[in-house]
Model confidence (mean pLDDT): 84 of 100. Glycine riboswitch aptamer from Marinobacter nanhaiticus, 95 nucleotides, folded computationally. NCBI's taxonomy places the organism under Bacteria, Pseudomonadota, Pseudomonadales, Marinobacteraceae, Marinobacter.
RNA sequence: GACGUACUAGCGGGAGAGACUGGUUCGCGCAGCGAAUCGGCGCCGAAGGAGCAACUGCCCCGGAAACUCUCAGGCAAAAGGACCGCUAGCACGAG
Numbered sequence: 001g002a003c004g005u006a007c008u009a010g011c012g013g014g015a016g017a018g019a020c021u022g023g024u025u026c027g028c029g030c031a032g033c034g035a036a037u038c039g040g041c042g043c044c045g046a047a048g049g050a051g052c053a054a055c056u057g058c059c060c061c062g063g064a065a066a067c068u069c070u071c072a073g074g075c076a077a078a079a080g081g082a083c084c085g086c087u088a089g090c091a092c093g094a095g
Stems, first nucleotide, its partner, number of pairs: 003093003007089007018041001020040009042075003048071001049069003055062001
C1' cells in the first nucleotide's frame, strides 16, 4: 500500500396488502375533502418480536432463516422498510 470481516455514518436501490367502513376531534376552497384517534370486517410481512429442524439411543439445555406466527408494525402518496450496492471512518485478521 492492497484485501477480507464486523460496527458506525452518508448516498442510492428496495416488495406486499382495503385511496374499505362507523363514531369523535381538528382544519379547509365547508354538497364535501383531508388529518388524527377509537371501533368493525378483510388483508400483508422485509422494522422490531416470538416459534422451531438437523445436530443425540433417551431426557434437559442449546440450536438458523428470507421458513412459520402475526404481539407490534403496515395496507394511495409521504414516512418507514429486511436486504443489497457505493463512499468514508474505525477495530480485528496481523505477523
Rfam family: Glycine riboswitch aptamer. A reference for the family is Mandal et al. (2004), "A glycine-dependent riboswitch that uses cooperative binding to control gene expression", Science.